[in-house]
């Protein structure tokens, strides 16, 4: 250093995945289910918008523009 085995290892943060870090929730009945008008007592109803992050990094998808 490789390769095998056993054993142990809760969830969430608005569109996929992985690593950090951060913040919430507590056996689920919780955390979590985005924003703006408008209508409206409030709630439902309508109508626009913003982003693959909770942040940062990379990959994937989709989009613009440009080169070749």
């Nucleotide at each position: 250093g490789c390769a095998a085995g056993a054993a142990g290892c809760g969830g969430g943060g608005a569109u996929g995945g992985a690593g950090u870090c951060c913040c919430c929730c507590u056996c689920a009945c919780a955390a979590c289910u985005g924003c703006u008008c408008u209508u409206c007592c409030u709630u439902c109803c309508g109508a626009g918008c913003u982003g693959a992050u909770g942040a940062c990094u990379c990959c994937u998808g989709c989009u613009g523009c440009a080169g070749a």
This is a predicted structure of a 68-nucleotide RNA (Fluoride riboswitch aptamer (crcB RNA motif)) from Desulfatibacillum sp. The coordinates come from a structure-prediction model, not an experiment, and the mean pLDDT is 75. Of the family's consensus pairs, 100% are formed in the model. It matches the Rfam family "Fluoride riboswitch aptamer (crcB RNA motif)". Gene Ontology terms of the family: response to fluoride and positive regulation of gene expression.